[in-house]
This is a predicted structure of a 124-nucleotide RNA (FMN riboswitch aptamer (RFN element)) from Lacticaseibacillus camelliae DSM 22697 = JCM 13995. Its mean pLDDT, the model's own confidence on a scale to 100, is 76. The sequence is in RNAcentral, with records from Rfam and Ribocentre. Its Rfam family is "FMN riboswitch aptamer (RFN element)". Gene Ontology term of the family: FMN binding. Lineage of the source: Bacteria > Bacillati > Bacillota > Lactobacillales > Lacticaseibacillus camelliae. Of the family's consensus pairs, 100% are formed in the model.
Parts: sequence; C1' cells; structure tokens
RNA sequence: GUUCGUCUUCAGGGGCAGGGUGAAAUUCCCGACCGGCGGUGAUAGUCCGUGAACCGUGCAUGUGCACGGCCGACUUGGUGGAAAUCCGAGACCGAUAGUAUAGUCUAGAUAAACGAAGAUGGGG
Repeated sequence: GUUCGUCUUCAGGGGCAGGGUGAAAUUCCCGACCGGCGGUGAUAGUCCGUGAACCGUGCAUGUGCACGGCCGACUUGGUGGAAAUCCGAGACCGAUAGUAUAGUCUAGAUAAACGAAGAUGGGG
C1' cells in the first nucleotide's frame, strides 16, 4: 500500500429580517433567507450518481429488515488549456402530517442513512 472484519466520532433543526390583507397566515401577497453526500479536465441546490422522505411487495411484530418503485429545478455573457461548477446578469426548485394554503413554524426526529475521518484486529 491492498483486502476482510470490529469499534468510535461526524454526518440537511441551514433558512421568512421588514412590511401588507385578515377574526385568524413566519402558510396568502410584497420582500427576505437556506442549500446533504460522492463524482465530474476547475470550486455545482439546478450536470451524473446517491441518501433521508414517500409508495408497493415479502419477512418480522421490538415498528424493524430486505427488495423494488418514485425521486424537484438553468439559461446567458466573460475568463481559461479545461468551468451547465469560477466571475457578471437574469431565472428556477425543494417529502409527509398538523395548522388560514408552509423549502424556512410544529411533529415523526435525542431517529435513520449515503458518505467522511479516525482507531484496532486478521488474511494474501
């Protein structure tokens, strides 16, 4: 260095300031704000892949495990060897349940997981 285990830690509570209408809205309207993980010739919410969520089936009944499905959204100008990732400009997107209609409040969730870092043991 490689491979197979075990363990620990981290791992989307990040985000409606200010104002309008109303009996009531952080849910509507103006406006504000936020952006998981891995990859990609160069830094990505919008490219490729993937996870939580949601749905189905099977098993289990400790409310879980396995498999399958579903899974949002970008253009343009510039620089450069190289950028849908940088810079300029203008756009767009965001599970379920509750509640005056919610990406931002409350709840499942002091949860789980992709993955990242580290420790330790074995094998070739």